[in-house]
TPP riboswitch aptamer (THI element) from Geomobilimonas luticola, 106 nucleotides, folded computationally. The organism belongs to Geomobilimonas, within Bacteria.

RNA sequence: ACAGCCAGCUGGGGGAGUUCGCAAGAACUGAGAUGAGGCCUGCGGCCUCAAACCCUUUGAACCUGAUCCGGUUUGCACCGGCGUAGGAAAGCGGCACUCUUUCCCC
Numbered sequence: 001a002c003a004g005c006c007a008g009c010u011g012g013g014g015g016a017g018u019u020c021g022c023a024a025g026a027a028c029u030g031a032g033a034u035g036a037g038g039c040c041u042g043c044g045g046c047c048u049c050a051a052a053c054c055c056u057u058u059g060a061a062c063c064u065g066a067u068c069c070g071g072u073u074u075g076c077a078c079c080g081g082c083g084u085a086g087g088a089a090a091g092c093g094g095c096a097c098u099c100u101u102u103c104c105c106c
Stems, first nucleotide, its partner, number of pairs: 001098001004095003008092003011056004017028004034050007062087003068081004
């Protein structure tokens, strides 16, 4: 110094959907669909905080395009496309191996 392994430490980023139901609640997918408080005035939406979870540039975690297109589903989900699109949160450390250079000794 190249490639390899460990998300180990600190910090940071992110989302919370669908169906049934008057409601309570139940079911599905998922790593994750949570809790508390507040506001609007509502059968929902927004904000803050916290927990868990995931992701952190080797970045499809997540956002935009997108109320997107095709298949499929009651619907979400799922598969393919869009996508060599546009964005997106980083520093340190540990382990083992190999190679190179320099210095010293024999």